[in-house]
Context: one part of a larger RNA
Molecule: small-subunit ribosomal RNA, central domain
Organism: Cavernulicola chilensis
This record gives sequence, structure tokens and C1' cells, in this order.
RNA sequence: CUGGGCGUAAAGGGUGCGUAGGCGGUUUAAAAUGGCUGUAGACGAAAUUUUAGGGCGCAACCCUGAGGUGUGCUGCAGCAUCACCAAACUAGAGUUCGGGGAGAGGUAACGGAACUUCAGGUGUAGCAAUAAAAUGCUUAGAUAUCUGAAAGAACAUCAAGAGCGAAAGCAGUAACCUUUCCCGAAACUGACGCUAAGGCACGAAAGCGUAGGGAGCAAAAGGGAUUAGAGACCCCUGUAGUCUACGCCCUCAACGAUGAGUGCUCGUCUUUGGCUUGUGCUGUCAGAGACUCAGCUAACGCGUUAAGCACUCCGCCUGGGAAGUACGGUCGCAAGGCUGAAACUC
Repeated sequence: CUGGGCGUAAAGGGUGCGUAGGCGGUUUAAAAUGGCUGUAGACGAAAUUUUAGGGCGCAACCCUGAGGUGUGCUGCAGCAUCACCAAACUAGAGUUCGGGGAGAGGUAACGGAACUUCAGGUGUAGCAAUAAAAUGCUUAGAUAUCUGAAAGAACAUCAAGAGCGAAAGCAGUAACCUUUCCCGAAACUGACGCUAAGGCACGAAAGCGUAGGGAGCAAAAGGGAUUAGAGACCCCUGUAGUCUACGCCCUCAACGAUGAGUGCUCGUCUUUGGCUUGUGCUGUCAGAGACUCAGCUAACGCGUUAAGCACUCCGCCUGGGAAGUACGGUCGCAAGGCUGAAACUC
């Protein structure tokens, strides 16, 4: 390399859009440069290998002749039909129309509960914390309770195995704008499709830059305990950060540890959104779940949302460690990311 694989053993890219490339529906006609079959030809180094003969006394070994060695190349003939070309079609894909549902993004608003702080009233000796304490707060009046104000962040119940989104992710309320998906009925376009190396875009948290903001929480830091020690677990404080805007970073158990698309393959139960109008438990389309037949799997398990049966395209794997390290390249303000070995060792 091939064979073989990628839920858990090594292995699915974090996710999408899309370029090249690869692959591609039905009918008719035509037909080779591609395919298959036959035939002819040239090449296919030597050594090696097979075989016939010969030479070292034999053998190994050596020499001479012949054969074999490419599903390969070229010409011709035949066959089939896939590519290409031409004409058409509607089952894939898309557009128009109508109704319904759901979430997200953006904009600028609004709301209530709670925490904290501040001001004032009542009121007096404790409060808080813990396994127990101490540090801490408090007679300069705390904790508790009532009234008022400020500020920031998050939106209890509804809430669900629910819903939406490509993934990351998305929950207070109403408004506006934008976008996506599903269903229904006809009409239209006529293969316009699938995948996708590079490329481009998005991408939790933490982190970085500038400017704001800062209630609560809380790395670091300080103190109190515990302990042999305690750099921890527990307690009292507390700064970055968490929030907003703009710009970076580009990683994760980015997980369904399961790439995308298409077709086919028993049933049962639940549920979301449509259509139907069957009504008792209807049927159908698109999702979300729990079981299960066949089949698959090393087993666990998967099982129409496949890990079944097939096809197309992409990514990836090839013993453990060294190591996701070194070096080089490239990206980044940095932190670091991406690409990514070997010696040696078992």
C1' cells in the first nucleotide's frame, strides 16, 4: 500500500455555507475516446523464479537456451449501454398562493419578587457562623421590624421525556423589524440535485484590549479554625472576573463519545405542530420519546430518529510511552491555537 475499520477497544472534522473535484432521476435517438468479449502487434533490463542441457568428482554454486512475469499499451471486429451531444418528461429539487405553529436575533421600552446599601421611625443586647468554635458585626445603638429611596444582576410558579436553532445555544411582559421550519391546495420551472478538499462565516466558559458598570457571587489575597503539617476541605472578609458596547481569542466530556444525503425493511405505547372530520382507540405529513420482531454487534446494546439492508461523497484510524512534545511554517496583543515528528524505550 491493500485488506479491514471509526457508539464504548485507535479512529466522525465543534457547526454551517459553498468553490474545484467525485457521484447523479425517467423516455427516445445516435454512438466512442470510456466498458466487456475476441483477435493481432510492440514493449515488458539484468539478477531472481520454472524448465532443458552443460561445467566445478556430487551438491550448493556457475554457464547456455527456452518459458513465465502488466485485469497494462496500440490497432481491428463484435456486443451492451452508463458518460458526452440532441430532443422531451415529472416521481427529485425549487418557485408562487393561503392558513397555522414555534423558537432565535436586533432595537428601544416596561414590570414585580428578592438580595445589598443609604435615610428616617420603633426598640435593646446581642447578632452572625459552625460538628463545636474563633476571626467578623454591634451601646458611636447592631440583629429584628416598619416607611421611603438608590443601584445592579437574574427572571420563581407556568415548566413537561415539551418547543426552536446548523452547532455553540435560546425562558419575565408587550411592541416593531428580520429570518428559519412544518402543514394544505393547485399552478409553474424542468434534474436546476447530493457531497464537499482548499476557502469563508458562526462558535460555551475562561482569558485579552479600550471605555463604562459593579447589587449578589467570587479565582487571587488576608484572617479564623481543623491538623503532625493544611499551601485544602469548613468559617469571616475580599480583588480581578461575572454585566454592557466595540474589537480579539477559537478551545471543551464542542457528546447521541454515533459525518452528510437518498431508498428499502415487523409491531406496541406516549407526546408536539398541521391537515382530515373518523369519533370509541380515524387516517395522514413533519418532529420528540419509551419498548420491541427480523437483522446487526466481541459483548453491552442498536433496532423506520439503526449501530439493519444498500449506494454516493467527505473526514479520520493503523501497538503503548516519548507527545499533541520538539523543530519548521502559519495565525494571535498576549495567553496560546492549527499543522505535527524522531531518537530512545516496553